[in-house]
Context: one part of a larger RNA
RNA sequence: GAGUAGCGUAAAGAGAUGUGAGAAUCAUCUCCGCCGAAAGCCUAAGAUUUCCUGGGCCAGGGUUUUCCACCCAGGGUUAGGCGGGACCUAAGCCGAGGUCGAGAGACGUAGGUGAUGGACAGCCGGUUAAGAUUCCGGCCCCACGGCAACUUGUUUGAUCAAUGGAGUGACGCAGAAAGAUAGUGCUAGCGGCGUGUGGUUGUGCCGCGUCAAGCGUGUAGGGUGUUGGGAUAGGCAAAUCCGUUCCAACUGAGCCUGAGACGUGAUGAGGACCGAACUAAGUAGGGAACUGCAUGUGUCUACGCUGCCGAGAAAAACUUCUAGGUAGAGUUGUCGUGCCCGUAUUGAAACCGACACUGGUGGGCAAGUAGAAUAUACUAAGGCGGC
Repeated sequence: GAGUAGCGUAAAGAGAUGUGAGAAUCAUCUCCGCCGAAAGCCUAAGAUUUCCUGGGCCAGGGUUUUCCACCCAGGGUUAGGCGGGACCUAAGCCGAGGUCGAGAGACGUAGGUGAUGGACAGCCGGUUAAGAUUCCGGCCCCACGGCAACUUGUUUGAUCAAUGGAGUGACGCAGAAAGAUAGUGCUAGCGGCGUGUGGUUGUGCCGCGUCAAGCGUGUAGGGUGUUGGGAUAGGCAAAUCCGUUCCAACUGAGCCUGAGACGUGAUGAGGACCGAACUAAGUAGGGAACUGCAUGUGUCUACGCUGCCGAGAAAAACUUCUAGGUAGAGUUGUCGUGCCCGUAUUGAAACCGACACUGGUGGGCAAGUAGAAUAUACUAAGGCGGC
């Protein structure tokens, strides 16, 4: 320079009470305002204790501070089923032998590794200051093992079964219609309200009007010819499997798939509201109704159907076939066992931007009124108005 620029989007504050040495800024309450396809909720990556409680105010916080993502101390993350591993493979990467190279090394077969994909058994409620599909309650499921009963089998061989064969897994985009549900609006019903006005005890006002997986049934819809027998130089060996081929029978049935509804789960849970005890908490506890109608999504049936051309992963699981193995195996009931890692918090003032930075950052959820709509406006739940 200068007590100047500035104090980081123009969402906004006001009052009362409390705490305290001290309050525009902290806490509580009553209003006001802002977002509401977000400035709400869940989550991936990343961060790594920032989470909760008690204490503190030199520094950090663009002011202040009794406050804090700051400082100090203590506490907090519980899994057979959620995500990952003990399963599978894609691109990519590594790579026994091998090829190339003067070498360093490069490429690459078998093989391995590697999710952003496939496979695979948990839902509802309650609870903590802070964890929950993990704890607790209730109801289930998966794998393996023990015991009991029953059934079945031991060469007339049940059953198991490849590192092999076959099937399946298994896939694009667009469009249309149907069924259904989540949700939403109203409602029978149930509970609560009466202080007052221009007027209203009314056909008034306010609130609630709920519920999973699993199991049973197998529907709307979709797909398909099915079954039996004979032959068989193919599927690197074999095959009863697949493929090829011949014959017969049967019919539009059967079989496969399949949301949802219904029943059960539930004599349960939740629930507006009521509400203690010595005083405090709306805490402990108590607890009504719990129906119907309408609407209805980018969700489900389902890439199912139709159409189109650019013709749209792999492997394992699974089914089946033999090669092979041989005395047990199966069902029901009951009991037992179930490893490792993650799990707090944030997701933006906690990540990337030197900052509590107008920037950047993948996925999911998607309320009401008006509307074609995820536009827009005002709102709900919820969250904010950190100079």

Large-subunit ribosomal RNA, domain III from a sludge metagenome, 387 nucleotides, folded computationally. The coordinates come from a structure-prediction model, not an experiment, and the mean pLDDT is 83.